Predicted 3D model of a 476-nucleotide part of an RNA (small-subunit ribosomal RNA, 3' major domain) from a Candidatus Bathyarchaeia archaeon.
Context: one part of a larger RNA
RNA sequence: UGACGGGGGCCCGCACAAGCGGUGGAGCAUGUGGUUUAAUUCGAGGCAACGCGAAGAACCUUACCCAGGCUUGACAUCCCGCGACAGCUUGUGAAAGCAAGUCUUCCCUUCGGGGACGCGGAGACAGGUGUUGCAUGGCUGUCGUCAGCUCGUGUCGUGAGAUGUUGGGUUAAGUCCCGCAACGAGCGCAACCCCUGUUCCUAGUUACCAGCAUUCAGUUGGGCACUCUAGGAAGACUGCCGGUGAUAAGCCGGAGGAAGGUGGGGAUGACGUCAAGUCAUCACGGCCCUUACGCCUGGGGCUACACACGUGCUACAAUGGCCGGUACAAAGGGUUGCAAUACCGCGAGGUGGAGCUAAUCCCAAAAAGCCGGUCUCAGUUCGGAUUGGAGUCUGCAACUCGACUCCAUGAAGUCGGAAUCGCUAGUAAUCGCGCAUCAGCUACGGCGCGGUGAAUACGUUCCCGGGCCUUGUACA
Numbered sequence: 001u002g003a004c005g006g007g008g009g010c011c012c013g014c015a016c017a018a019g020c021g022g023u024g025g026a027g028c029a030u031g032u033g034g035u036u037u038a039a040u041u042c043g044a045g046g047c048a049a050c051g052c053g054a055a056g057a058a059c060c061u062u063a064c065c066c067a068g069g070c071u072u073g074a075c076a077u078c079c080c081g082c083g084a085c086a087g088c089u090u091g092u093g094a095a096a097g098c099a100a101g102u103c104u105u106c107c108c109u110u111c112g113g114g115g116a117c118g119c120g121g122a123g124a125c126a127g128g129u130g131u132u133g134c135a136u137g138g139c140u141g142u143c144g145u146c147a148g149c150u151c152g153u154g155u156c157g158u159g160a161g162a163u164g165u166u167g168g169g170u171u172a173a174g175u176c177c178c179g180c181a182a183c184g185a186g187c188g189c190a191a192c193c194c195c196u197g198u199u200c201c202u203a204g205u206u207a208c209c210a211g212c213a214u215u216c217a218g219u220u221g222g223g224c225a226c227u228c229u230a231g232g233a234a235g236a237c238u239g240c241c242g243g244u245g246a247u248a249a250g251c252c253g254g255a256g257g258a259a260g261g262u263g264g265g266g267a268u269g270a271c272g273u274c275a276a277g278u279c280a281u282c283a284c285g286g287c288c289c290u291u292a293c294g295c296c297u298g299g300g301g302c303u304a305c306a307c308a309c310g311u312g313c314u315a316c317a318a319u320g321g322c323c324g325g326u327a328c329a330a331a332g333g334g335u336u337g338c339a340a341u342a343c344c345g346c347g348a349g350g351u352g353g354a355g356c357u358a359a360u361c362c363c364a365a366a367a368a369g370c371c372g373g374u375c376u377c378a379g380u381u382c383g384g385a386u387u388g389g390a391g392u393c394u395g396c397a398a399c400u401c402g403a404c405u406c407c408a409u410g411a412a413g414u415c416g417g418a419a420u421c422g423c424u425a426g427u428a429a430u431c432g433c434g435c436a437u438c439a440g441c442u443a444c445g446g447c448g449c450g451g452u453g454a455a456u457a458c459g460u461u462c463c464c465g466g467g468c469c470u471u472g473u474a475c476a
Stems, first nucleotide, its partner, number of pairs: 001476002003473003007470007015460002019423005026314008034305002042053002064300007073125001077124002079121005087102006106115003127289002130287003136283002138278003141274001143272001148187006154163003167178003193266004198234007208222005237260001240254005316416001320375007332363003337356002342351003382413001387408007429452007
């Protein structure tokens, strides 16, 4: 000087408390451990691994296992030879491959040749998801969006170092003010950026408004008024008033205002810590394999199942289930695509195909909600697992191993022990919608979108994490 203390002081944070809803019990989904297996590929391991890499394992992917095959190789460069091999057909084979047959030739040209492509030969080499994240780059997590981390000069100290950065106030903040042997400065904080909340200006099709026709689809006209779209501008700064404070920084209350003291949300992550994570994104040093630890193909496995744990979904019902009617979003996606209407089918879906390269058309029905009816507290008209049968779709192919539909079957479950998690407002809770990946396949809040919409916070004694000062130390 740090680190640590069941030392002290001050102060924060959904840290506790006050509340609301969960997890832990059930069934299923998913990840992991374990076990099993020919293989169940590999990585991730307290917080900060475990719906994680994986934004999608039937084949492929695929790295694993079994079997068959190739050996200058699936891929690159160089040398020599050939101009035909390839393609097509046949045989064999599960395929890859192997063997045989057949016909056919690219570009430039100074006619010497050169290039492209392919084959054969020879090796130099290729290749390796083999190993080391404790040799590394890059990227990332974490403390933590916590308020800290430092430097120059000066001064003090023999020196390590200190001072500044401590103190008195204040702040979300090393934020600002005052004081001070310090005076300044840098990286952070804040602001500048994006979205959102108000108004104005500009612009006006596909949005908007009006008429007609209405079962729906539509069509005609209008003007920038409204809505909206998207470009610009204004607006918030403790600016104003009162109180308080040291007359300071600020704090409390008020006015005006769409918004008030960082308006709300996002992006943004200092010096560093954990030899944290990643050699399997990629790159790269060393080591290792080279008829195999490389490459191709068929099939299997990654989907196993006595169990254990994490994360979720659905429930246990009447604030509900079922039936009928009826209303209101936002944000996205669409030409190898989204597909209205019509017809067929109980349905998944099929046939056919208007329109749309999109503010135009389509996906598209929003759901909870509201209105009416029914059920009457029961393992039920709750709950839907499981199983049997019949199908649809995608795809070469759904046996291992897809999703969905219909009929039947109807299990556990009556609110969950110890313990434990999230959340302070358009938040929790609850309700649906979309997207990425993707032929097909989601119960992942993975990334987004809107609808409905709470309760509570006295307070800082205690638990956890953190910041500043101080104290002790046999630790570095």